The RNA shown here (c-di-GMP-I riboswitch aptamer) has 91 nucleotides and comes from Roseisolibacter agri. Its Rfam family is "c-di-GMP-I riboswitch aptamer". Rfam describes the family as follows. GEMM was predicted in a large-scale screen for bacterial structured RNA regulatory elements. Lineage of the source: Bacteria > Pseudomonadati > Gemmatimonadales > Gemmatimonadaceae > Roseisolibacter.
[in-house]
RNA sequence: AAGCGACAAAGGCAAACCCGACGAAAGUCGGCGACGCAAAGCUACGAGGCUACCGCAGCGAGAUCGCUGCCAUGCCAGUCGGGCUGCCGUC
Numbered sequence: 001a002a003g004c005g006a007c008a009a010a011g012g013c014a015a016a017c018c019c020g021a022c023g024a025a026a027g028u029c030g031g032c033g034a035c036g037c038a039a040a041g042c043u044a045c046g047a048g049g050c051u052a053c054c055g056c057a058g059c060g061a062g063a064u065c066g067c068u069g070c071c072a073u074g075c076c077a078g079u080c081g082g083g084c085u086g087c088c089g090u091c
Stems, first nucleotide, its partner, number of pairs: 003090003012037002018031005035078001041084003045081003048076003055070006
């Protein structure tokens, strides 16, 4: 250095619920709180998943409203993989 995460040590992050804000939504941010996490640090590159405002098509209404289907440029890094970085230890 790489591999590994046994034994420790110092710590770190923070699920769900709830509250507030933003957003059409998925979801994000903040607070509370801890389910868990050796990268549950960062990164949308690949796969996968979520949402469908706008748009397109159709139907029903009837004067532009509702419903259905399709659609990512939106979202998920605590879905998996990749890339970058990192604490301690090393039976």